[in-house]
Molecule: c-di-GMP-I riboswitch aptamer
Organism: Pseudomonadales bacterium
């Protein structure tokens, strides 16, 4: 340095539920809440979604399914 991830050790995120709130919608944001996570940290390029048009497009959502890139704490084996 490159991989690897412990019954370390500091921290760190927050699913499904529920209230509220914006959106047609997917889906988002606050609050409660803990399934889980070592990239669940960020990137919409594949991928899936939604609303339109039906084909091919157009406008928007997802990186907590998966692959793809980019950076990063810790230090047993």
């Nucleotide at each position: 340095c490159c991989a690897c991830g412990a019954u370390a050790a500091a921290g760190g995120c927050a699913a499904a539920c529920c209230c509220g709130u914006a959106g047609c919608g997917a889906u988002g944001c606050g609050g409660g809440g803990a399934c889980g996570c070592a990239a669940a940290a960020c990137c919409a390029g594949u991928g899936c979604c939604u609303g339109g048009a039906a084909u091919a497009c157009c406008a928007g959502g997802u990186c907590g399914a998966a692959c793809g890139g980019u950076u990063a704490c810790c230090g047993a084996a």